[in-house]
RNA sequence: CCAGUUGGCCGGACGGCCGCUCCGGCAAGCGGUGAAAACCCGCCGGGGAGGAAAGUCCGGGCUCCACGGAGACACGGUGCCGGGUAACGCCCGGCGGGGGUGACCCUAGGGAAAGGGCCACAGAAAGCAAACCGCCGGCGGCGUCAGCCAGCCGGUAAGGGUGAAAGGGUGGGGUAAGAGCCCACCGCGCCGCCGGCAACGGGGGCGGCAUGGUAAACCCCACCGGGAGCAAGACCGAAUAGGGACGACGCGGAUGGCGCAAGCCGUUCAGGCCCGUUUCCAGGCCAGUCGUCCGGGUUGGUUGCACGAGGCGUCCGGUAACGGGCGUCCCAGAUGAAUGGUCGUCACGCGGGCUUCGCGCCCGCCUUACAGAACCCGGCUUACAGGCCGACUGGCACU
RNA sequence: GGUCCCGUAGCUCAGCUGGAUAGAGCAGCGGUUUCCUAAACCGAAGGUCGCAAGUUCGAGUCUUGCCGGGACCGCCA
Numbered sequence: 001c002c003a004g005u006u007g008g009c010c011g012g013a014c015g016g017c018c019g020c021u022c023c024g025g026c027a028a029g030c031g032g033u034g035a036a037a038a039c040c041c042g043c044c045g046g047g048g049a050g051g052a053a054a055g056u057c058c059g060g061g062c063u064c065c066a067c068g069g070a071g072a073c074a075c076g077g078u079g080c081c082g083g084g085u086a087a088c089g090c091c092c093g094g095c096g097g098g099g100g101u102g103a104c105c106c107u108a109g110g111g112a113a114a115g116g117g118c119c120a121c122a123g124a125a126a127g128c129a130a131a132c133c134g135c136c137g138g139c140g141g142c143g144u145c146a147g148c149c150a151g152c153c154g155g156u157a158a159g160g161g162u163g164a165a166a167g168g169g170u171g172g173g174g175u176a177a178g179a180g181c182c183c184a185c186c187g188c189g190c191c192g193c194c195g196g197c198a199a200c201g202g203g204g205g206c207g208g209c210a211u212g213g214u215a216a217a218c219c220c221c222a223c224c225g226g227g228a229g230c231a232a233g234a235c236c237g238a239a240u241a242g243g244g245a246c247g248a249c250g251c252g253g254a255u256g257g258c259g260c261a262a263g264c265c266g267u268u269c270a271g272g273c274c275c276g277u278u279u280c281c282a283g284g285c286c287a288g289u290c291g292u293c294c295g296g297g298u299u300g301g302u303u304g305c306a307c308g309a310g311g312c313g314u315c316c317g318g319u320a321a322c323g324g325g326c327g328u329c330c331c332a333g334a335u336g337a338a339u340g341g342u343c344g345u346c347a348c349g350c351g352g353g354c355u356u357c358g359c360g361c362c363c364g365c366c367u368u369a370c371a372g373a374a375c376c377c378g379g380c381u382u383a384c385a386g387g388c389c390g391a392c393u394g395g396c397a398c399u
Numbered sequence: 400g401g402u403c404c405c406g407u408a409g410c411u412c413a414g415c416u417g418g419a420u421a422g423a424g425c426a427g428c429g430g431u432u433u434c435c436u437a438a439a440c441c442g443a444a445g446g447u448c449g450c451a452a453g454u455u456c457g458a459g460u461c462u463u464g465c466c467g468g469g470a471c472c473g474c475c476a
Base pairs, nucleotide, nucleotide: 001395002394003393004392005391006390007389008388009387010386012346013345014344015343016342017341018340020048021047022046023045024044025043030042031041032040050370054381055380057379058378059377060376061375062229063228064227065226068281069280070279071278072277073276075225076224077223078222079221080094081093082092083091084090095109096107097106098105099104110220111219115218117214118213119212132160133159134156135155136154137153138152139151140149141148142147168186169185170184171183172182173181187209188207189206190205191204193202194201195200233303234302235301236300243294244293245292246291247290248289249288252269253268254267255266256265257264258263271286272285273284274283296475297474298473310329311328312327313326314325315324316323317322349365350364351363352362353361354360400472401471402470403469404468405467406466409425410424411423412422418456428442429441430440431439449465450464451463452462453461
């Protein structure tokens, strides 16, 4: 210098003027409007979008409902190991596998020897394997005795062909031809040893190979999971027809007391309900409740709601994710929905001109990408003009 | 703001436990018939299965992420 890998950051700056919104001054500062002002307007001071505020894909906080204990079943999710965390399907570190010359990148990565299912087409055969071509032997025929020929019987998975996949691979021995039939190495299975918390790795012995793929289709194993969501929920106010239809289970039986009676209060038995289903045990509630639909009114206000797993700086522990200590700061809160407009200067980019050719000067344009809080956090994913910084790899050249 | 559902031909829909050319009806096009049209009959065309990545030998179908469209949810009595 060229090509590339990876981690992090910024995502216009400053000033003037005019606006928007919230808070404070303000249980009374001053002025205005008004009958009346802490509340409205003005004045003064302060705050005012993001790295993704987005998709709403995971995990929590918070709120309401449900929630007695034990078991079984069902449903959904996660899935190598260790750690981090409030938690996670997230993050960090490692292991195995794959890719790259390399920096480095990718990886839904438990179980196919619990069970069943599927493996189209092609192919002889596709799952307790299989003889189409071929190879070899025997029988038969021909023959110039080298061999050749059609058929039958048998052996053979080394070769060809089909396929995504053909029941270990390579090499040698062996054989009529072949074959783990035998041997070496590799792979695989089993059993010890060593290292590691573990996943796993290394090495040794034994076994002659048994057990193809598919679980991001069913299933098995381990672990996790109550439901709904700020339109949750609470309070105030206004208005209306405190309405109607359908359905579910009920208002039960016996008995005692009080009472003239209507009725009231008990006891017991049976029934119903108690939020995925169901069983057992224990308990509670019920004599009008629940559910769905139609119809009616309203389209208001306050709260939840801004101090939090909070930000920044620094030190310590840890490879890291992260944790701990100390100091410091208070930092959006709208609701037809605020966070903007304009002017000047500068930076960046584009176009043109001048040129002492130094990317120096002048003019014009753009005033910039993705996009905008809506209860709040931790992640993931997706979108993004342009720019900056750090670490590393390969190649070439020079010293 | 929240919850849920759906994307297959111009339109309305099928497509089983993944299997190879993705079907049906209507519309549109060409032809026959008719003086012409309609109806009827015959024929052919028309598809990135919303998009992308992955699992698998193989994806409309399974998984994940995007894109587009739709429905429902307020309070009071």
Source information: This is a predicted complex of two RNAs, RNase P RNA and transfer RNA, with 476 nucleotides together. The prediction has a mean pLDDT of 75. It holds a member of the Rfam family "Bacterial RNase P class A". Rfam links the family to the GO terms tRNA processing, dimeric ribonuclease P complex and ribonuclease P activity. It is annotated as a ribozyme.